Annotation
A computed fold for a 146-nucleotide RNA from Rummeliibacillus suwonensis, annotated as c-di-AMP riboswitch aptamer (ydaO/yuaA leader). The model forms 92% of the base pairs in the Rfam consensus. The prediction has a mean pLDDT of 77. The organism belongs to Rummeliibacillus, within Bacteria. It matches the Rfam family "c-di-AMP riboswitch aptamer (ydaO/yuaA leader)". About the family: This family represents a conserved RNA structure found upstream of the ydaO and yuaA genes in Bacillus subtilis and related genes in other bacteria. The sequence was found by an Rfam model in a public genome assembly.

RNA sequence: AUUUCUAAAUCGCUGAAGUAAAUACACGGGGGAACCAAUUUUGGAUGUAUAAUUUAUAUCCUUGGGGUGAAUCCUUUUGAAGAGAGUAGGGCUACUCAUGGUCCGAAUCCGACAGCUAACCUCGUAAGCGUUAUAGGAGAAGAAAA
Numbered sequence: 001a002u003u004u005c006u007a008a009a010u011c012g013c014u015g016a017a018g019u020a021a022a023u024a025c026a027c028g029g030g031g032g033a034a035c036c037a038a039u040u041u042u043g044g045a046u047g048u049a050u051a052a053u054u055u056a057u058a059u060c061c062u063u064g065g066g067g068u069g070a071a072u073c074c075u076u077u078u079g080a081a082g083a084g085a086g087u088a089g090g091g092c093u094a095c096u097c098a099u100g101g102u103c104c105g106a107a108u109c110c111g112a113c114a115g116c117u118a119a120c121c122u123c124g125u126a127a128g129c130g131u132u133a134u135a136g137g138a139g140a141a142g143a144a145a146a
Stems, first nucleotide, its partner, number of pairs: 002145005011130004018025002026125006036115001043061007064113001065110004073086001075084003089104004095139003099135001
């Protein structure tokens, strides 16, 4: 070179969501200068102070705006809720890539407010599942035989 094989649950998949006897490391999110960008409107209710429907301030709400996330947008039906058909985008199992098939295309938080953003400040380390369509193909790695 060639041939055969490549398992898993004290294992794996989606996800930042893990490791370590240990107060740390690692991964991820938000706020936050200059420069650049932008220059367009900034809601409602209640209370307090004030000469005051003027201004300031406290609390609550969500229709404006924004955040996490793949989860955005269009259309039909309905009084509305809900439901249907699509769609940007995302996942699919034991190394990777393309093809094909298939599935998802939610939920929630902030509370009138935030562009980017060094220093700096601050937060999370959940939840849910199980690879006979991940089927076959190509490439790589390892093991055995030789």